[in-house]
This is a predicted structure of a 96-nucleotide RNA (TPP riboswitch aptamer (THI element)) from Paracoccus isoporae. Of the family's consensus pairs, 100% are formed in the model. It was read from a public genome assembly, where an Rfam model found it.

RNA sequence: CUCACGCGACGGGGGCGCCCGGGAUGACCGGGCUGAGAUGCACCCUUUGAACCUGAACCAGAUAAUGCUGGCGGAGGGAGGCGCGGGUGGGGCCUC
Numbered sequence: 001c002u003c004a005c006g007c008g009a010c011g012g013g014g015g016c017g018c019c020c021g022g023g024a025u026g027a028c029c030g031g032g033c034u035g036a037g038a039u040g041c042a043c044c045c046u047u048u049g050a051a052c053c054u055g056a057a058c059c060a061g062a063u064a065a066u067g068c069u070g071g072c073g074g075a076g077g078g079a080g081g082c083g084c085g086g087g088u089g090g091g092g093c094c095u096c
Stems, first nucleotide, its partner, number of pairs: 001092003005085004010080001011046004016040001017033006052077003058071004
């Protein structure tokens, strides 16, 4: 000097389904299922990236029904840079 690593503030990304009842059969409201979250002053994820999207109106199983479970599948995509620390105690390099 630099990397790992730690901390901080700021930024960014994402999903919201299924069933029953009400309702103008729409918005929306109530209840049920799974889930962190089913529109929340929330939740999850941010390259160490299974948050989420694509394939997919996919395949198998289960269910009242559904991405509900498993497969597909560590497949393809997918949103982060900055500041401080970095010690005698982690790594690498340079000089003496």